[in-house]
Context: one part of a larger RNA
Molecule: large-subunit ribosomal RNA, domain I
Organism: Candidatus Competibacteraceae bacterium
RNA sequence: GGCACACGGUGGAUGCCUAGGCACCAGGAGGCGAAGAAGGACGUGGAAACCUGCGAAAUGCCACGGGGAGCUGGACUCGAGCGUAGAUCCGUGGAUAUCCGAAUGGGGAAACCCGGCGGGCGUCAUGGCCCGUCAUCCUGCACUGAAUACAUAGGUGUAGGAGGCCAACGCGGGGAACUGAAACAUCUCAGUACCCGUAGGAAAGGAAAUCAACAGAGACUCCGUAAGUAGUGGCGAGCGAACGCGGAAAAGCCCAAACCAAUCGAGCAAUCGAUUGGGGUUGUGGGGCUCCGACAUGGGACCUGGAGGGUUAGCAGAACGGCUUGGGAAGGCCGGCCAGAGCGGGUGACAGCCCCGUAUGCGAAAAUCCAAGAGGCCCUAGGAGAACCCCGAGUAGAACGAGGCACGUGGAAUCUCGUUCGAAGCUGGGAGGACCAUCUUCCAAGGCUAAGUACUCCCUGGUGACCGAUAGUGUACUAGUACCGUGAGGGAAAGGUGAAAAGAACCCCUGUGAGGGGAGUGAAAAGAACCUGAAACCGUGUGUCU
Numbered sequence: 001g002g003c004a005c006a007c008g009g010u011g012g013a014u015g016c017c018u019a020g021g022c023a024c025c026a027g028g029a030g031g032c033g034a035a036g037a038a039g040g041a042c043g044u045g046g047a048a049a050c051c052u053g054c055g056a057a058a059u060g061c062c063a064c065g066g067g068g069a070g071c072u073g074g075a076c077u078c079g080a081g082c083g084u085a086g087a088u089c090c091g092u093g094g095a096u097a098u099c100c101g102a103a104u105g106g107g108g109a110a111a112c113c114c115g116g117c118g119g120g121c122g123u124c125a126u127g128g129c130c131c132g133u134c135a136u137c138c139u140g141c142a143c144u145g146a147a148u149a150c151a152u153a154g155g156u157g158u159a160g161g162a163g164g165c166c167a168a169c170g171c172g173g174g175g176a177a178c179u180g181a182a183a184c185a186u187c188u189c190a191g192u193a194c195c196c197g198u199a200g201g202a203a204a205g206g207a208a209a210u211c212a213a214c215a216g217a218g219a220c221u222c223c224g225u226a227a228g229u230a231g232u233g234g235c236g237a238g239c240g241a242a243c244g245c246g247g248a249a250a251a252g253c254c255c256a257a258a259c260c261a262a263u264c265g266a267g268c269a270a271u272c273g274a275u276u277g278g279g280g281u282u283g284u285g286g287g288g289c290u291c292c293g294a295c296a297u298g299g300g301a302c303c304u305g306g307a308g309g310g311u312u313a314g315c316a317g318a319a320c321g322g323c324u325u326g327g328g329a330a331g332g333c334c335g336g337c338c339a340g341a342g343c344g345g346g347u348g349a350c351a352g353c354c355c356c357g358u359a360u361g362c363g364a365a366a367a368u369c370c371a372a373g374a375g376g377c378c379c380u381a382g383g384a385g386a387a388c389c390c391c392g393a394g395u396a397g398a399a400c401g402a403g404g405c406a407c408g409u410g411g412a413a414u415c416u417c418g419u420u421c422g423a424a425g426c427u428g429g430g431a432g433g434a435c436c437a438u439c440u441u442c443c444a445a446g447g448c449u450a451a452g453u454a455c456u457c458c459c460u461g462g463u464g465a466c467c468g469a470u471a472g473u474g475u476a477c478u479a480g481u482a483c484c485g486u487g488a489g490g491g492a493a494a495g496g497u498g499a500a501a502a503g504a505a506c507c508c509c510u511g512u513g514a515g516g517g518g519a520g521u522g523a524a525a526a527g528a529a530c531c532u533g534a535a536a537c538c539g540u541g542u543g544u545c546u
Base pairs, nucleotide, nucleotide: 001545002544003543004542005541006540007539008538009537015531016496017495020467021466022464023463024462025461026460027459028458029456030455031165032164039100040099041098042055043054044053046078047077050074051073061094062093063092064091065090066089070082071081072080105114106113107112115134116133117132118131119130120129121128136162137161138160139159140158141157142156143155144154169200170198171197172196173195174194180187184234210217211216221248222247223246224245225244231239232238252448253447254446255392259278260277261276262275263274264273265272266271283426285391286390287389288388289385290384291383292382298379299378300377302376303375304374308370309369310368311367312366314362315361316360320335321334322333323332324331336353337352338342344356345355346354397421398420399419400418401417402416403415407433428443429442430441431440432439483490484489503530506518507517508516509515
């Protein structure tokens, strides 16, 4: 020195565990903010660095309700106190709430600096302190008011509103490229990512100038199907409907106009215009207008109200003992009991009957949500009729240029926009995929509308052939921390003594060490570098070989 065996050290794999995650289900909530938010800075404790809570009234104050013996947060120490005259704690409402931050008196390198006006405190006076108020924009009203006569712009005052934040979902305005086409330009990726605006608990859409096809349907939205069909396409890569059918859910309405009335204005007048009220809302055309006729019933998405119910604390809640192994019984053995409760968790190993609970049954002073009957308000009539009036105009449509439709200009309808043109008006007009006729169908150029649909930052309850510390969130722990970066930004590692600290008094070696040996506690080969404790790696001993 090799090899073998034994015993150690080191190391932290593995097993077990879970305080944390992940995915989903049901219900709730779907907002917060100038009455100052979200998020922060700085403070605040007897001793107080961190986290949590709170705000100069500062680990808290007041009231009400719950609860019933302990309490002064995580936090285990010392000290000082509080509590059955009901504390701590839980719930509801209220008070306080520094400074920054939309930040809003002005400024500013956020958490700082400096003011005006009114009031108060203090000083002989100045400085100082306290309270209130003073940003901008929009809208209404009032006053005022230029060039410039009336006026307008502007100014001042006052009242109301806005501003900022927020995970996803919505609608609108803009809008890529990598990529695919085995290169690449039309095309694709994709109206995606991203940016901007803006709203709601949902949003959008919506009551046929729709489809259909000679039969008919009857707003919109969503799902399934039709169908990878018809089409479209350097007819490449690809893109990709609709009708119809089956479901979810169902709900329909209001204006403009004709006409009438009132008021005001213009005009010699007929009449015209404006405002308000009535009227009216449709496509087998409707309404006005004239005549005849009804006043009943039904409906409502609006308002009031609040029987009752839910949420935010809680309360009651059955039934077990002995022996035995063990550090410890819930294990084993023996004998019982409860069960509308044998879901689950804890307790020194595995407990229906030890504890918390569970089934079941109850409960609110206060706040909040839903909400029936009821009341109010609103709507609810048709028929006949010759003529006359009205029925959404720079609109429909055309040409050219674009965009959007599954549809890339194509025979390209339909929809939207830009430029230039530009109708009819009920004997009217649009559509039915160029266009024309016939036929069918529907009434544009005004508006509103629940439900079915999408999403989950958040709250409650629950589930898992989800993870179990290199996994599962980046974070089970002082985690968006430490650390890195000028910055935008990037971004860790790190869990486990024990049932209970009973956390090792005292003695010895040693540097008043580190560490160790006794003693004691304990299951200590669980000793804090602490459950288990693999391997690499490093030793000690024995054997053997060279």